Context: one part of a larger RNA
RNA sequence: CCCAGGGAGUUCAUUGAGGUGGCAAGCUUAAGAGGAUCAUCCUCGAAUGCGUAGGGAAACCAAUAGCCCGCAUCCACCUCCUCUUCUGGCAGUCGCGAAAGCGAUGAGCCAUGAACGAUGUGGAAAGGGGCAAGGUCUGAUGAGGGCCUGUAUAGUCACCUCAGUGAUAACCCGGUACCGAACGAUCUAGGCCUGAGCAGGAUGAAGCCGGGCGAAAGCCUGGUGGAGGUCCGCAGGGGUUCUGACGUGCAAUUCGUUCCUCUGACUUGGGCCUAGGGGCAAAAGACCAAUCAAGUUCGGUGGUAGCUGGUUCCUCCCGAAGUGGGUCCCAGCCCAGCGCGCCCGGAGGUUGCUGGUAGGGUAGAGCACUAAUCGGGGAGACAUGAACCGAAAGGUUCAGCUCUCCUUUUAAACUCCGAACCUGCCAGCUCCGUAGAGGGGCGUAUACGGAUUCCAUGGGAAAAGCUCAUGGGUCGAGAGGGGAACACCCCAGACUUAGGUUAAGGCCCCAAAAUGCUGGCUAAGUGUUAACGUGAAAGGCGUCUUCGAUCGAAGACAGCUGGGAGGUAGGCUUAGAAGCAGUUACCCUUUAAAGAGUGCGUAACAGCUCACCAGCCGAGAUCGAGGGCCCUGAAGAUUUUCGGGGCUAAGUCAGCUGCCGAUACCUAAGAAUACCCCCGCAAGGGGGCAUUGGUAGGGAGGCGUUCUGGUUGGGCAGAAGCCGGUCCGAGAGGACCGGUGGACCGAUCAGAAGUGCGAAUCCUGGG
Repeated sequence: CCCAGGGAGUUCAUUGAGGUGGCAAGCUUAAGAGGAUCAUCCUCGAAUGCGUAGGGAAACCAAUAGCCCGCAUCCACCUCCUCUUCUGGCAGUCGCGAAAGCGAUGAGCCAUGAACGAUGUGGAAAGGGGCAAGGUCUGAUGAGGGCCUGUAUAGUCACCUCAGUGAUAACCCGGUACCGAACGAUCUAGGCCUGAGCAGGAUGAAGCCGGGCGAAAGCCUGGUGGAGGUCCGCAGGGGUUCUGACGUGCAAUUCGUUCCUCUGACUUGGGCCUAGGGGCAAAAGACCAAUCAAGUUCGGUGGUAGCUGGUUCCUCCCGAAGUGGGUCCCAGCCCAGCGCGCCCGGAGGUUGCUGGUAGGGUAGAGCACUAAUCGGGGAGACAUGAACCGAAAGGUUCAGCUCUCCUUUUAAACUCCGAACCUGCCAGCUCCGUAGAGGGGCGUAUACGGAUUCCAUGGGAAAAGCUCAUGGGUCGAGAGGGGAACACCCCAGACUUAGGUUAAGGCCCCAAAAUGCUGGCUAAGUGUUAACGUGAAAGGCGUCUUCGAUCGAAGACAGCUGGGAGGUAGGCUUAGAAGCAGUUACCCUUUAAAGAGUGCGUAACAGCUCACCAGCCGAGAUCGAGGGCCCUGAAGAUUUUCGGGGCUAAGUCAGCUGCCGAUACCUAAGAAUACCCCCGCAAGGGGGCAUUGGUAGGGAGGCGUUCUGGUUGGGCAGAAGCCGGUCCGAGAGGACCGGUGGACCGAUCAGAAGUGCGAAUCCUGGG
């Protein structure tokens, strides 16, 4: 991992609700007893309990012959064929016939029509609603208020189903732990008793002896001696390095190498002692039998777990929430909201749009208040500081302070103002509703971790696949088509099958459909990306285009040719200053035109050039403000990327026509569900309209397993089981046939459950 078998909402009590049945103003037994055909059953047993009256803490007191509205339904009358049905007729269709015509049908049409039809009006009207009146409590013998009655009442018992609670298991498995009683020191820690062991070598303490010296103490020296938690190093003990080998090992700690120690706080045999909040510890929370921050075994124990995992057949209908409040509350729970089912009721409802009316103080704006703010003016008070004047008194100026005027800039906790917008009410429209809406009651959940690169608007944060919030969408719980792929983007809400038409998006090839049409732009492979999934500021005499101004056949712009003068070298300044260092002025004349000079240049002149003018030439030129595409700006880590190929359109802008393309829409057939109509006692059948995605979850109806009872069957002429096949059913499943097998097994109506497995690191067995 696979297979087989096992494997999880149970039982009792009680409370509440629904359903069915019995009896009913009553219903009912319990313990117990008797009987019997003896676990069934029949009978007795109202003690008790609930109900028939409420109010009040209690004492205590104690509920009406009243009236109105009105649904379903029924009756009557009027009116009408709008609906339904019927009657009569016609078109049409079909059959027969040569035809005329006859017969059938007739969904469509018509009416002298009709009611078992419809509308309207009136009457009755269970249930339902309202008023009056009443009981009681409070209070003052009030008022007001609370609960209750309100014209005849509905309960109770049993069974079934659902839900809550309890039963020390309560759907199943699962802790770490806690407590008790025992068992452990053959491992290991320490201690006690009694034994054992330590090759060889080195070093050479004290003491002692000899010699020398010395007055002596003693010193020097040669030996001897053999001390030491001394040294090297076997055995022994240890376990440092390779972070070697091994690492399903030789081994749940070993092997090799290297290393430490090896007469001591040494090593070791045997015996004994210390026990679990205890021991022992040269102390590491180490060790106490491969177990230690509290051993092991058994018991309390199925401990508890708001936490994880698992929780077994089918179909049909509906279908959520991740929000508000509370919580020793944030992984939970309770109440409300949202889901589902059942019931009551009987006519209006309306979230959307428009208008009116009332409320509001946001966005914006503003400075009239509050609080700040740039610059300047004025005034005041001088308690203050500085400077100056003065012998001093004191004075002047400045700064500072307060107020005020003009000007400037601000505000979530400023407002003289003030939208969009939101909310309440009214009216109209729309839509829904007697096929029963809105509303109310009861039962019963799940859920209370939401996500979002979506749309719109805000708070926080330079930002984020950030965070918080409001409204909507989507996902969650939603498949299908598109976006290369891609929960949350676009299209679109999937009952089944078939055919067609479109949506989003596409139409060169991959790959269905245009190598479509018209006119521009782009030369950068820019681009070929709806968004998700960027490209900025700043630049470009790249190119296209729009507008404006000015000049231009009385010839512009550019180019070429020529002129570009005189007073004068203007005055001043200066060594010089002659158009051209600087300063000042910037006139006049001749002219087609020519500055008291645009730049280069000279020491200063000179020289070149420009402005300006003419000629040649012959048609647009110059400047400014925009727009489109494109270029630069443009840097990332394994060669590259529009999905790819590739493309100069198959890019981009504007317009047009076709086509492709989904479970959407249409058509046809079929299924189911709810409601309506008709037929039918009913089950059910026919017709119509709508609906049929779905997690948690609610509701409904079924299939199958084992056993029990009633009824009724099959089987050695072959039961169950197993293997293979065919058919039926929407499915759970069922039926039949053949083989195998060799003795039991069904159907139906009821009943009872140890009743359905793929998962739980599930349990047992096998492979």
The part of an RNA shown here (large-subunit ribosomal RNA, domain II) has 767 nucleotides and comes from a Candidatus Methanomethylicaceae archaeon. Taxonomically the source falls in Candidatus Methanomethylicaceae (Archaea, Thermoproteati, Thermoproteota, Methanosuratincolia). It matches the Rfam family "Archaeal large subunit ribosomal RNA". Gene Ontology terms of the family: ribosome and structural constituent of ribosome. The coordinates come from a structure-prediction model, not an experiment, and the mean pLDDT is 81.